[in-house]
RNA sequence: AGAGUACAUUGGCUGAUUACACGUAAAGUGAGGAAAGUCCGUGCUCCAUAAAAUGACGCUGGAUAACGUCCAGUGGGGGCGACCCUAAGGCUAGUGCAACAGAGAGAUACCGCCUGUUUUACAGGUAAGGAUGGAAAGGUGAAGUAAGAGCUCACCAGCACAUAAGAGAUUAUGUGGCUAUGUAAACCCCGUCAGGAGAAAGAUCAAAUGGGACCGAGAGGUCAGAUGGUAGAUCGCUAGAGCUUUUUGGCAACAAAUAGCCCAGAUUAAUGAUCAGCGAACACAGAACACGGCUUAUAGAUGUACUCUUAUU
Numbered sequence: 001a002g003a004g005u006a007c008a009u010u011g012g013c014u015g016a017u018u019a020c021a022c023g024u025a026a027a028g029u030g031a032g033g034a035a036a037g038u039c040c041g042u043g044c045u046c047c048a049u050a051a052a053a054u055g056a057c058g059c060u061g062g063a064u065a066a067c068g069u070c071c072a073g074u075g076g077g078g079g080c081g082a083c084c085c086u087a088a089g090g091c092u093a094g095u096g097c098a099a100c101a102g103a104g105a106g107a108u109a110c111c112g113c114c115u116g117u118u119u120u121a122c123a124g125g126u127a128a129g130g131a132u133g134g135a136a137a138g139g140u141g142a143a144g145u146a147a148g149a150g151c152u153c154a155c156c157a158g159c160a161c162a163u164a165a166g167a168g169a170u171u172a173u174g175u176g177g178c179u180a181u182g183u184a185a186a187c188c189c190c191g192u193c194a195g196g197a198g199a200a201a202g203a204u205c206a207a208a209u210g211g212g213a214c215c216g217a218g219a220g221g222u223c224a225g226a227u228g229g230u231a232g233a234u235c236g237c238u239a240g241a242g243c244u245u246u247u248u249g250g251c252a253a254c255a256a257a258u259a260g261c262c263c264a265g266a267u268u269a270a271u272g273a274u275c276a277g278c279g280a281a282c283a284c285a286g287a288a289c290a291c292g293g294c295u296u297a298u299a300g301a302u303g304u305a306c307u308c309u310u311a312u313u
Base pairs, nucleotide, nucleotide: 001309002308003307004306005305006304007303008302009301010300012278013277014276015275016274017273018272020030021029022028032284036295037294039293040292041291042290043289044198045197046196047195054194055193056192057191058190059073060072061071062070063069074088075086076085077084078083089189090188094187095186096183097182098181108137110130111129112126113125114124115123116122117121138156139155140154141153142152157179159176160175161174162173163172164171165170202235203234204233205232210227212223213222214221215220242261243260244259246257247256248255249254
């Protein structure tokens, strides 16, 4: 210098004029990193409360109020590398499925090979070779045999057991018999978790309409509120698993302590407009009960650490 990887920051500011919302008024405050999708996890409220069905999740350890999130690891896959991806329990519980092709898709002999016989054939042995297929008796080589075969041996893959390391997933080494494919985002089995609906939840007050008592022949009238609940009003509504500073513990997620701060709360629903200045500001986008995540959208600007290649010293 070029090419890349990971993690972060920012998302216009200042002044003037003039509107709007909250606030008695004044002062003051007045959208976001995603306010979004409403996909998870909670608080809160009402309904239900008996289990099952059903659904979700699924390597290990930790974090957390909780999580399908996050952190640190393990196994597998990719990249020269920094690093990235991974629904990753169990087909050795059972059942099912594997189109077409193929003899056969789970114990199958079509061709071939070997042996025998009554030899254009049949019987037996054989999974080395051929053919079909995504997949066909673990793979390669040797020894062996009538021909063959983990039948035997070496190495490799897998499984089981033992020993060692680790908190664990797992890893390393050794031994063993050679070992019947794939599929659980197939039914299913195992483990963990889950009742439902949502702030238009719901609570309080309450005109109206209705119901009640009395009077009246009737039309209708009167009265009570411990009846009722529509319109409407108030609450829920924003001080919270809150934000910022510093310190401590921890690899980290995070936790604890310390000091400071109050930062929209509407319901015909505010947060705008104009001018001037600054290299440019022309991104995605607008709160409606709140919080923790995930996902998606995002012009431009900036920082830190690291990797590879080339060149120079």
Bacterial RNase P class A from a Tissierellia bacterium, 313 nucleotides, folded computationally. Rfam family: Bacterial RNase P class A. Rfam classes the family as a ribozyme. Rfam describes the family as follows. Ribonuclease P (RNase P) is a ubiquitous endoribonuclease, found in archaea, bacteria and eukarya as well as chloroplasts and mitochondria. Gene Ontology terms of the family: tRNA processing, dimeric ribonuclease P complex and ribonuclease P activity. The RNAcentral record of the sequence draws on ENA. It is recorded under the gene name rnpB.